[in-house]
RNA sequence: UGGGCAGAUGACCGCGGCUGGGCGUCGCCCGGCCGAGGAAAGUCCGAGCUCCACAGAGCAGGGCGCCGGGUAACGCCCGGCGAGGGAAACCUCAGGGAGAGUGCCACAGAAAGACACAGCCGGCGAUCGCGUCGGCGAUGGUGAAAUGGUGGGGUAAGAGCCCACCGGCAGCCGGGUGACCGGCUGGCCAGGUAAACCCCGCCCGGAGCAAGACCCGGCAGGGUGCGGGUGGCGACACCCCUGGGCGGCUCGCCCAGUAGCACCCGGGUGGGUCGCUAGAGGCGUCGGGCAACCGCCGCCGUAGAUGGAUGGUCAUCACCCCUCGGGGGGAGCCCGCCGCGCGGGAGGCCCGGGGGGCACAGAACUCGGCUUACCGCCCGCCUU
Numbered sequence: 001u002g003g004g005c006a007g008a009u010g011a012c013c014g015c016g017g018c019u020g021g022g023c024g025u026c027g028c029c030c031g032g033c034c035g036a037g038g039a040a041a042g043u044c045c046g047a048g049c050u051c052c053a054c055a056g057a058g059c060a061g062g063g064c065g066c067c068g069g070g071u072a073a074c075g076c077c078c079g080g081c082g083a084g085g086g087a088a089a090c091c092u093c094a095g096g097g098a099g100a101g102u103g104c105c106a107c108a109g110a111a112a113g114a115c116a117c118a119g120c121c122g123g124c125g126a127u128c129g130c131g132u133c134g135g136c137g138a139u140g141g142u143g144a145a146a147u148g149g150u151g152g153g154g155u156a157a158g159a160g161c162c163c164a165c166c167g168g169c170a171g172c173c174g175g176g177u178g179a180c181c182g183g184c185u186g187g188c189c190a191g192g193u194a195a196a197c198c199c200c201g202c203c204c205g206g207a208g209c210a211a212g213a214c215c216c217g218g219c220a221g222g223g224u225g226c227g228g229g230u231g232g233c234g235a236c237a238c239c240c241c242u243g244g245g246c247g248g249c250u251c252g253c254c255c256a257g258u259a260g261c262a263c264c265c266g267g268g269u270g271g272g273u274c275g276c277u278a279g280a281g282g283c284g285u286c287g288g289g290c291a292a293c294c295g296c297c298g299c300c301g302u303a304g305a306u307g308g309a310u311g312g313u314c315a316u317c318a319c320c321c322c323u324c325g326g327g328g329g330g331a332g333c334c335c336g337c338c339g340c341g342c343g344g345g346a347g348g349c350c351c352g353g354g355g356g357g358c359a360c361a362g363a364a365c366u367c368g369g370c371u372u373a374c375c376g377c378c379c380g381c382c383u384u
Base pairs, nucleotide, nucleotide: 001380002379003378004377005376007317008316009315010314011313012312013311015035016034017033018032019031020030021029022028023027037360041371042370044369045368046367047366048365049208050207051206052205056251057250058249059248061204062203063202064201065200066080067079068078069077070076081095082093083092084091085090096199097198101197102196103193104192105191117140118139119136120135121134122133123132124131125130148166149165150164151163152162153161167189168188169186170185171184172183173182174181175180212274213273214272215271216270221265222264223263224262225261226260227240228239229238230237231236241257242256243255244254245253246252281300282299283298284297286295287294288293319357320356321355322354323353324352325351326350327349333345334344335343336342337341
């Protein structure tokens, strides 16, 4: 760093589903098969599925943020790039934009973006203490950060002022799908922060199995509102208005406008069946791909509960820890003596005895992830 396991056996008693048979038949008996996890947890993402609903556009809101790929999809996974850490194997990343704008950078410090304190140099004055004018930003001090860094030249003293190397930036050339990398040229070089507001790019209906559908049963109703016009013989059609639906708003669309709709107040809501397990399913060979993963073929059928099933007791073994006893071999470690050997000891290993422990933890529609919890064992690869 990658992967696997998640105790086993026997006896007795007791469970859920499906199914075969029997019987004194809505219950009982006998048999067969199956019966919790790597996280079943958190409910953090993404979906399948159901309903709103026949389906759009924009604003607001939310998510993601280097490049390429995988996937049903994702905020996930794989492979790269860049940066940082590490001796290395490897690990980590809230990774676009500070030149669109706004905000912030406390304290300290002269100063937090062009402000010079101490100090250095020069002129004048003074005469040892200093004053004034000008130059400086190298040195010191402060700080997380102070006008790119190190070294040299140059200068009155200094500074990219000049040079070499490095860093950033710009231009050009080459490589790469790309993020980027390499080379050449150029003295051009006044911050940081966006996990601050924001800008940019891409993506996003809502609610949820207590979704929803059906059957049986039960209860209690009351109030308010409901248009206009045109055409038509009529049915009806169109327009305005009103109400409702579409996550918030706008547009737009749809439905309805008299036995139907909408709103308000009040009452009732019990039981059963389905959904409910065949899934983007699992396992295996082969092929493609660095990989994630994909494809062909073959095999399997692996819980469906509903106060909620797989448990209880006993025994033995496995595994781990402590302790006691015994053991052989001989490199390493420690000690002693003598000289490259001898003796003793500890640890490790093997055998036996005794004691203790045996983690995290239980499906409830189903998957793909992430995160969290966790005793121990095994296997592979890599670095030192």
The RNA shown here (Bacterial RNase P class A) has 384 nucleotides and comes from a soil metagenome. Its mean pLDDT, the model's own confidence on a scale to 100, is 77. The RNAcentral record of the sequence draws on MGnify.